[in-house]
RNA sequence: AGAGUUUGAUCCUGGCUCAGGAUGAACACUGGCGGCGUGCUUAACACAUGCAAGUCGAGCGAGAAACUUGAGAAUGACGCUUCGGUUGAAUUCUCAAGCGGAAAGCGGCGGACGGGUGAGUAACGCGUAGGCAACCUGCCCUUUGCAGAGGGAUAGCUUCGGGAAACUGAAAUUAAGACCUCAUGAAGCAUACUGUACACAUGUAAGGUAUGUCAAAGAUUUAUCGGCAAAGGAUGGGCCUGCGUUUGAUUAGUUAGUUGGUGAGGUAACGGCUCACCAAGACAGUGAUCAGUAGCCGACCUGAGAGGGUGAUCGGCCACAUUGGAACUGAGACACGGUCCAGACUCCUACGGGAGGCAGCAGUGGGGAAUAUUGCACAAUGGGGGAAACCCUGAUGCAGCAACGCCGCGUGAAGGAUGAAGGUCUUUGGAUCGUAAACUUCUGUCCUUGGGGAAGAAAAAGAUGACGGUACCCUUGGAGGAAGCCCCGGCUAACUCCGUGCCAGCAGCCGCGGUAAUACGGAGGGGGCAAGCGUUAUCCGGAAUUAUUGGGCGUAAAGGGUGCGUAGGCGGUUUGCUAAGCGCGAGGUUUAAGGCACUGGCUUAACCAGUGUUCGCCUUGCGAACUGGCAGACUUGAGUGCAGGAGAGGAAAGCGGAAUUCCUAGUGUAGCGGUGAAAUGCGUAGAUAUUAGGAGGAACACCGGUGGCGAAGGCGGCUUUCUGGACUGUAACUGACGCUGAGGCACGAAAGCGUGGGGAGCAAACAGGAUUAGGUACCCUGGUAGUCCACGCCGUAAACGAUGAGCACUAGGUGUCGGUGUAGCAAUACAUCGGUGCCGCAGUUAACGCAUUAAGUGCUCCGCCUGGGGAGUACGCACGCAAGUGUAAAACUCAAAGGAAUUGACGGGGACCCGCACAAGCAGCGGAGCAUGUGGUUUAAUUCGAAGCAACGCGAAGAACCUUACCAGGGCUUGACAUCCUUCUGACAGGUCCUUAACCGGACCCUUCUACGGACAGAAGAGACAGGUGGUGCAUGGUUGUCGUCAGCUCGUGUCGUGAGAUGUUGGGUUAAGUCCCGCAACGAGCGCAACCCUUGUCUUUAGUUGCCAUCAUUAAGUUGGGCACUCUAGAGAGACUGCCGGGGACAACUCGGAGGAAGGUGGGGAUGACGUCAAAUCAUCAUGCCCUUUAUGUCCUGGGCUACACACGUGCUACAAUGGUCGGUACAAAGAGCAGCGAGACCGCGAGGUGGAGCAAAUCUCAAAAACCGGCCCCAGUUCGGAUUGCAGGCUGAAACCCGCCUGCAUGAAGUCGGAGUUGCUAGUAAUCGUGGAUCAGAAUGCCACGGUGAAUGCGUUCCCGGGUCUUGCACUCACCGCCCGUCA
Repeated sequence: AGAGUUUGAUCCUGGCUCAGGAUGAACACUGGCGGCGUGCUUAACACAUGCAAGUCGAGCGAGAAACUUGAGAAUGACGCUUCGGUUGAAUUCUCAAGCGGAAAGCGGCGGACGGGUGAGUAACGCGUAGGCAACCUGCCCUUUGCAGAGGGAUAGCUUCGGGAAACUGAAAUUAAGACCUCAUGAAGCAUACUGUACACAUGUAAGGUAUGUCAAAGAUUUAUCGGCAAAGGAUGGGCCUGCGUUUGAUUAGUUAGUUGGUGAGGUAACGGCUCACCAAGACAGUGAUCAGUAGCCGACCUGAGAGGGUGAUCGGCCACAUUGGAACUGAGACACGGUCCAGACUCCUACGGGAGGCAGCAGUGGGGAAUAUUGCACAAUGGGGGAAACCCUGAUGCAGCAACGCCGCGUGAAGGAUGAAGGUCUUUGGAUCGUAAACUUCUGUCCUUGGGGAAGAAAAAGAUGACGGUACCCUUGGAGGAAGCCCCGGCUAACUCCGUGCCAGCAGCCGCGGUAAUACGGAGGGGGCAAGCGUUAUCCGGAAUUAUUGGGCGUAAAGGGUGCGUAGGCGGUUUGCUAAGCGCGAGGUUUAAGGCACUGGCUUAACCAGUGUUCGCCUUGCGAACUGGCAGACUUGAGUGCAGGAGAGGAAAGCGGAAUUCCUAGUGUAGCGGUGAAAUGCGUAGAUAUUAGGAGGAACACCGGUGGCGAAGGCGGCUUUCUGGACUGUAACUGACGCUGAGGCACGAAAGCGUGGGGAGCAAACAGGAUUAGGUACCCUGGUAGUCCACGCCGUAAACGAUGAGCACUAGGUGUCGGUGUAGCAAUACAUCGGUGCCGCAGUUAACGCAUUAAGUGCUCCGCCUGGGGAGUACGCACGCAAGUGUAAAACUCAAAGGAAUUGACGGGGACCCGCACAAGCAGCGGAGCAUGUGGUUUAAUUCGAAGCAACGCGAAGAACCUUACCAGGGCUUGACAUCCUUCUGACAGGUCCUUAACCGGACCCUUCUACGGACAGAAGAGACAGGUGGUGCAUGGUUGUCGUCAGCUCGUGUCGUGAGAUGUUGGGUUAAGUCCCGCAACGAGCGCAACCCUUGUCUUUAGUUGCCAUCAUUAAGUUGGGCACUCUAGAGAGACUGCCGGGGACAACUCGGAGGAAGGUGGGGAUGACGUCAAAUCAUCAUGCCCUUUAUGUCCUGGGCUACACACGUGCUACAAUGGUCGGUACAAAGAGCAGCGAGACCGCGAGGUGGAGCAAAUCUCAAAAACCGGCCCCAGUUCGGAUUGCAGGCUGAAACCCGCCUGCAUGAAGUCGGAGUUGCUAGUAAUCGUGGAUCAGAAUGCCACGGUGAAUGCGUUCCCGGGUCUUGCACUCACCGCCCGUCA
C1' cells in the first nucleotide's frame, strides 16, 4: 500500500466481499511448565447456610460461670483399733467473703466510611472553567477564656400479669460524663444609633455606644485524657453560572406555580422552595414539548490524522439498595446489613398475629453460548472503637479453579548415505518424505531425588509470616514424560494420486461438482501459526462508501416547474475610533493511574517503580493588517429622472373575411362516401354535385423566419382603452439602498372536478363495418363527455437546455434581431451596447460532448444525491368536492443495477453490387405401376451408423452361404490371431473311411531339414497376455461435409484514442476478384484472387506401327505391294498480350466498337477450397486416451435374419402414346475392358443359351451401338399404347436359387388418358433425347462413374423471393433474433 466481482472486450459510476488490529468473549479439535493480570456482558431474577460493624468497665448501675478462703451437711480412701469406734485424704451440696469478669442494660463514639450494582437519569447528572458579598463542617491542628450550685426521673433488676411466638402491660426500686433548673459571661448572636475604608446591585470589613439573650462533666490518681464558649486553619460537603454532552419533525407548538413582582413563611444557605395578592408573561425552527435509547468522565480499541466505536478490570463523580412513599436521630442520611406506612413475594403460626430483604464475601436454584472456593490470615497496607493492652474488619493480603488474555521457556544438540525399510508418485529410468530415522557422541531448561533456605518485620531490644518449607541455591536420575490446529482454484504462501459423478458435499466473494475435480472425501507431499489453532459474534480500518481535512448533481443517484420575498448567510471604495473574532507573551488549572521518551527493579519479558512531557478552559498584558461593531465621506454596484425606438408581453370591449356544418329554395339524377381492398353509413321520401339566401360556433391561411416578447407555464386576424417589463442614449438625482433565500406567498400546460351558459368542427368512452387464429388495437362510418365562455377548484408533466440564481475573468470566426455613434451624396464600411444561433482554440470531461449564452477558472447563497428491487409504495399527518397531490419508511431479496464508448451479429433500416436467386424459357418431380433408400410398425433377430439445406439409389464399387457386426441352437477357453518359457514328438498339410445338422472328434495311408549347436512344424502345460464392429466423435489424431471458388482474413512498423480498439482494408472510379488506378497518416507484407498444372479448340515440327490411303498396282475387304501427302496417334514447339485502330474516361485503371485471327478480352472444362463457423460427420476404414468385458461383450459352426408390411416420405426407371408403336432394310461414334479373361467365324435352339474353339496379355483379336434414315402396317381406342401381376415351360451362375438371384419363350394384360397445393434442374455443344463402356462382381443395376451421337428455347431487366459481399444507421442482442424479455398459470 491494495485486491476480487457487472462486460465478448473497454473506460467510468457504484455497491458487495477479502487481506489488518482488537475483545470481560463463546464454540470445535488439541494441550507441558512458569510469571503477571482477568473472570454473570443474560434475570436490578429468587435466595438455604455461614460470615461481612463494632468498640469503650479509664462514663454508670447491676453482676453469672470459674477460682480461693472460711463455716455447715452428706459419703467416706489409707492407717490405727478394745471392732464399739477413731483419724480424717478426697468427692458432692449449701451459705458467706474475696477475686473474677460473661451476657444483657443506660451512656459515648462509630453504624453517612469501607464493600456492591448500573435499575433509573438526556439532567447543572457528568466533564471543564469560574462564583457564593447566599452557606455548613463531628473527629484533627492553633489561639483565648471558662467549668459555681442544685434537682427530679428512667432502663436494667425484682414481683404480678397478657401472648403460641415476636413482644408487651402494671407496681416497686436504682446510677451516671443520661436529663433538667439557677448562677457567671463577651470576643458570640439579635436590634437601634454613629461613622472610616472598600465594592459587584442587594452591600462588605475593622471600630464605638446602648438594650436583650445563650455554657459546661467528669474519670483515674498525679500524669494525663476528656467537657464548655469563641476565633482561625485544614478537611469534607451544599448551592449558583458559562461552555460541552444521543436519535427522531411520520413529535410544532409547550406552559397556570407556569414567567416576573410585592409581602410572608421555610432552609445551613440563595431561590415559586411554599403561600397570599398583583401583572401576563416564559420557552420554541440555534428544535421547545413529546417519544426512543443511555449512568457520565479519566480512559480503552482503531485510524497517518481528522474522526469512528466502547465506557469490563483500575481511578473520580452520580444514582440505587425487594417496589413506592415518609420522616426521625445526627456534624453529616431522608440511611444496603436503622425506623414507620403501603404493595408484591417468601417463611413461622396455637389463625388471634408475627418475621425477612446477598446490586457485601463465599455459595444455591434459575436464565444463558458463557464466567470461579460455602478456602487461609489479620503477618503486611488501611479503617472503627479504646488512655492502652487489645477487639472487630469476606476492606485488604494470599491461596484454589479456568490456555480467558499478555509475556517467557521447553518438547533436545552435534555428527550420521546403503540416500535403509516403508509410504506416495512415476514417462518404470527414477523422484520424494530425507540427515529425516536407525546408529555414535553429548547436554540437562522444565521434570525428578535428597539437602539448604530467604526478603517481605518496623523504632533501642524482645516478640510477631496467612502466603510457605514458597521463591532461590546445591545435588541424584535419565532423551527419558511434553505438538497440535488450520490451509493448499483466484484473491493468498502452499500440488499430485485415488474415490465420487449437479450425487455426496464445499463456499468469505467470484464460484466448484453432470466420468480424467490442484475447489467435494481420503492419502502422500507442501505452506502458515504454534501450547495453541480455527470458526462464530462485535468494533474500527481499508471505505475519499456522509467527503471539515476529503465527493458529487447535462446523459451514471442527484437542480426545487417559475418568480416575489421574511429570517439567516455573504457583501463595493475611503477616514477615524473600538478590540468581539485574530496574533504574540505571561500566569492558573488540566487528581492519580494510563499514553510517549529516558532510566531503574524482578535471570529476560510481560509486570512494577522514578523523572520529564501532553489537548482544552480561565485570568492578564500588548498589537491593529484582515473580519466584525460605531461614526463620517465617496460613486464605479443598485436605483430614480429625462429623451427615444422594438415587440404573438398581459387584461377588457368591438369588428372582419375565408372555410366546415346545418336550414330553406332552385337546377339535376343514381349514385355518393370510404379503403391496401372492402363494408358499415348516406341516397329515388331525390343524396353527392351545383346556384342563391340564411343560421351558428370555433380557429385566425399567406406574411412566418433556430424571427420577437414573457420569470416560467406560455403568447399569432384587425381596431380601441387600460397596463407590466426589457433595451439604447444622456449623466441631472439618491448614496451600498446589494446578492441569495429555509419557512411563507403568488403564478403555473394538458387532462380532470363543481355551478351556469354554449356546442360548428374535432373527438376519449361507446356502437357498427373491416383486418386477424383471435383483435377489448392500428383502418373506415358514426358518436357522447370534453374541447369554447364566466366564476371557483386541482397543482401536476420528458413543467427539458434532462444544465438553480448572481458577480468577475479567460483566443477567435460567421449569421440574425433591437438601438446608438463616426465616415460617406448614397450603397456601405468601421466602432459599440443588449438579445438569439452555428463553428471552433486553450481548458475541462468516464466518454459523448461543453467551450464569453461554459459542462472552463474563482467567490457567495439555496435545493438535491449516497447500490438495484421492494417504492415514490404502506402507515401517519397536511391539502383537496373527488380524482388525487405533498411529505415518506421498513421487513424481505439480489451481486449486481447503471453511464459512455468498442468489435461483431441482427433489423418486416438505408445505399451499392453479385449468383439459374427471381424474371423469360425448356424438361421434370408431386398423381400411376415398379425399383431403391428412410421413417414407422412387426419380429427371436429384422445388426450398426447418417437427420434441414449439408440424412434418405447415403457408408454399401453390388446381404442366397460367406460377407455379418444381429437372432436361435450346439461347441472351445492362453483361446481364430501375436510374442515369450518348459516338456514331448517328427511331423504338419494332404487323401480315404466312420460319426455329426455342421464345426469338432475318431481310424488308416503318406510324410522334414541339419553344418548335430539347432532350425521349422505340431501336441501338452503354466502364466504374462491375446481378443472385443463393447461405451464415449462432448477426451482425441487423421479424413470429410458446409458456408463457398464467396472475396475475403490478417500481420509488422508508424499514427490516433486513458482504453477496448481504430487507421491501413474507408473514399472516387473499375473489375469475375481486397482486380487495378487515383486520392488519403499511413508505409509495407503474408494467406486467399489471378497465373504457373491437366484436358479441349488452331497451326508447325519430329516419328510412321497395330493407324491412314491422294497418286500407282491388287483384293470380296487398306486384303496385299507401295507411300507417310492427309486423317490419326503422342512428344516438342508456336499462338492471345487489351498487342493494334477509333470513341468514352481523369492524359489513369478500365470500358465500348472494329480489324486481323482457329480462338478476343480469365477462349471452354477440370484440378486447386484463405482465416474461420457448425462441441457438423466418423471410436463400424484406420490410429488412439480413459472406462467396461475375460469359460465371454472373445472365438468356431449350422440354420435364420438384414429381403418382414395397415402406412408415410425421398431419389429414380417405365409409361400414359402418332414428333408414337411395331415389322423389315440400311448407315455413322467415342471412351474403355479382357488370360481362372474377352471369346470371332461356323453349327444347334423361337429365345435365353449351348457345342466348339480361330484370334488376342491388345491403335493388330474380341466384347460391339442406338436414336437417325428408307419402306410397310396401326388410325386415337385403355388401343398393335402401357407393361405391372400371375400361370406354365426353360436357360445361366453357384456345394446350394424355398425363405431370397438374373434371363428367355408362351399365356395373362393391372394402374395409368400428362398429374392439387407446392417444388427441382438448366444460359450452349448446355437442357432435352439416344445408345455405349467400366468399377464392384461366381451370379445379381432402373444406382454410381465415364463416353460419344442427335441437338434446342429464352435472358426485358434487378421491383420482389432465397443466399452472399461492402459501406452506413439503430440496438436493452454477444450462447449473438432459433437472441433478449413481459404477463398469467402450474

This is a predicted structure of a 1386-nucleotide RNA (small-subunit ribosomal RNA) from an uncultured bacterium. The RNAcentral record of the sequence draws on ENA, Greengenes and SILVA. The prediction has a mean pLDDT of 84.